This is a predicted structure of a 350-nucleotide part of an RNA (small-subunit ribosomal RNA, central domain) from an uncultured bacterium. The full RNA is in RNAcentral, with records from ENA and SILVA. Its mean pLDDT, the model's own confidence on a scale to 100, is 89.
[in-house]
Context: one part of a larger RNA
RNA sequence: UUGGGCGUAAAGCGCACGUAGGCGGUCCGCUAAGUCGGGAGUGAAGGCCCUCGGCUCAACCGAGGAAGUGCUUUCGAAACUGACGGACUUGAAUACUGGAGAGGAUCGCGGAAUUCCCGGUGUAGAGGUGAAAUUCGUAGAUAUCGGGAGGAACACCAGUGGCGAAGGCGGCGAUCUGGACAGAUAUUGACGCUGAGGUGCGAAAGCGUGGGGAGCAAACAGGAUUAGAUACCCUGGUAGUCCACGCUGUAAACGAUGGGCACUAGGUGUCCGGGGUAUUGACCCCCUGGGUGCCGCAGCUAACGCAUUAAGUGCCCCGCCUGGGGAGUACGGUCGCAAGAUUAAAACUC
Numbered sequence: 001u002u003g004g005g006c007g008u009a010a011a012g013c014g015c016a017c018g019u020a021g022g023c024g025g026u027c028c029g030c031u032a033a034g035u036c037g038g039g040a041g042u043g044a045a046g047g048c049c050c051u052c053g054g055c056u057c058a059a060c061c062g063a064g065g066a067a068g069u070g071c072u073u074u075c076g077a078a079a080c081u082g083a084c085g086g087a088c089u090u091g092a093a094u095a096c097u098g099g100a101g102a103g104g105a106u107c108g109c110g111g112a113a114u115u116c117c118c119g120g121u122g123u124a125g126a127g128g129u130g131a132a133a134u135u136c137g138u139a140g141a142u143a144u145c146g147g148g149a150g151g152a153a154c155a156c157c158a159g160u161g162g163c164g165a166a167g168g169c170g171g172c173g174a175u176c177u178g179g180a181c182a183g184a185u186a187u188u189g190a191c192g193c194u195g196a197g198g199u200g201c202g203a204a205a206g207c208g209u210g211g212g213g214a215g216c217a218a219a220c221a222g223g224a225u226u227a228g229a230u231a232c233c234c235u236g237g238u239a240g241u242c243c244a245c246g247c248u249g250u251a252a253a254c255g256a257u258g259g260g261c262a263c264u265a266g267g268u269g270u271c272c273g274g275g276g277u278a279u280u281g282a283c284c285c286c287c288u289g290g291g292u293g294c295c296g297c298a299g300c301u302a303a304c305g306c307a308u309u310a311a312g313u314g315c316c317c318c319g320c321c322u323g324g325g326g327a328g329u330a331c332g333g334u335c336g337c338a339a340g341a342u343u344a345a346a347a348c349u350c
Base pairs, nucleotide, nucleotide: 004321005320006319007304008303012318014201015200016199017198021194022193023192025088026087027086028085029084031082033081034080035077036076037075038074039073040072041071042070049065050064051063052062053061054060091191092188093187094186095185096183097182098181103177104176105175106174107173108172109171110154115149116148117147118146119145120144121143125136126135162169163168206247207246208245209244210243211242215241216240220236221235222234223233258317259316260315261314262313263312266295267294268293269292270291271290272289273288274287275286276285299306300305323350324349325348332343333342334341335340
């Protein structure tokens, strides 16, 4: 490179926005770059192929012909692709009305609980475990009542419920703000899809500066267990966990499944809309749109399984894979305060 692949065998970038590029709806006109046809030129000799001939044959050699995917030029064709011009509305977008939602940011408020402090009651234990001990307690603990301080998290509601591109988001209220969905019209008129580089977002841990620190808790200390026990269990306990600003840029960042569009039996839950029938109304029933689950046909799959939320059938674009180890390592580059991240080999070996 070709071919084949990427749910679990190697393989989908963590996610988005978007540049170049690639690809792109319906109709008409025009053009003739791509495309197709004819002609001309060129396509050295040799070789290959065909015919004839020369060495006794053959290899070999000689002559003639053909071929030569290509390039140039010229004359045509106009279906398709492209360019240009015009038109369209179904793709896309905008306007209007409406309801749903832990979507995001900031500010404020609330109650339960833990801990600590003060005071009252009260007395000898309390904690903890498989059993214990370390530990706390007559300087009055544990328990209980009242008061106070402070930080963090928001029981029930809560649901294969909802929202978000992903990471993720859960007490209540206010302000600001993003997206999706439904309905009925109107408007623009292909404005679209994807997206190498690039840019932004990105759990936890970690880092810098300054705060904060109740509970929990790496490290650490002690007590147990054990042959040992640098563990599992227990008592303590510092970073950290929290806030602000900045950095890091990684995860089994998972649906281990890139995005978009179209098509292809059904059944049954649930969430958010719209319409109809019935009804006083709700429930129910029917139709319709968008999400989210389960089951299942065809088809696919190595099997497991997937199955209108495809892993089915097709098209477009991107990313990635190519035996195991060495190794996501070394070296170099880029980024970072560092930790490290990213890009990414080879020798050797099986």